[in-house]
The RNA shown here (transfer RNA) has 73 nucleotides and comes from an uncultured Clostridia bacterium. The coordinates come from a structure-prediction model, not an experiment, and the mean pLDDT is 82. The sequence was found in a public genome assembly. Its Rfam family is "tRNA". It is annotated as a transfer RNA.

RNA sequence: GCUUCUAUAGCUCAGUAGGUAGAGUGCCACCUUGGUAAGGUGGAGGUCACGGGUUCAAUUCCCGUUAGAAGCU
Repeated sequence: GCUUCUAUAGCUCAGUAGGUAGAGUGCCACCUUGGUAAGGUGGAGGUCACGGGUUCAAUUCCCGUUAGAAGCU
């Protein structure tokens, strides 16, 4: 220098051939227990890396940028 892949909740990751995003774990409250723990119920938490384009509508499609990983030379 070229090619490919990845970027989504504090963390680890799903997700969708376009129609307003979920799980586990963690956090908070409550229930249960003689009491911590374990267990149960509920809740908060996200401009889906960034900037443009297409579209009635984009996390999803297209282009570029940034960061990381792999390969080739």